[in-house]
Molecule: transfer RNA
Organism: Candidatus Caenarcanales bacterium
RNA sequence: GGGGCUAUAGCGCAGUUGGUAGCGCGCUUCAAUGGCAUUGAAGAGGUCAGGGGUUCGAAUCCCCUUAGCUCCA
Numbered sequence: 001g002g003g004g005c006u007a008u009a010g011c012g013c014a015g016u017u018g019g020u021a022g023c024g025c026g027c028u029u030c031a032a033u034g035g036c037a038u039u040g041a042a043g044a045g046g047u048c049a050g051g052g053g054u055u056c057g058a059a060u061c062c063c064c065u066u067a068g069c070u071c072c073a
Base pairs, nucleotide, nucleotide: 001072002071003070004069005068006067007066010025011024012023013022019056027043028042029041030040031039032038049065050064051063052062053061
């Protein structure tokens, strides 16, 4: 220098044909227990890496940029 992959909640990860952003763990509150552990119920938490474009509508399609991993030279 060129190619490929990854970027979504605090952490690990899903997201179906482009149509209301989800799961597990963790966190908060409540209940059960004398207490702990545990279980149950409810809840908070997201600029979907950044910018632009296409579209009635984008995490999803296209372009550029950033960061990480990897292959070739």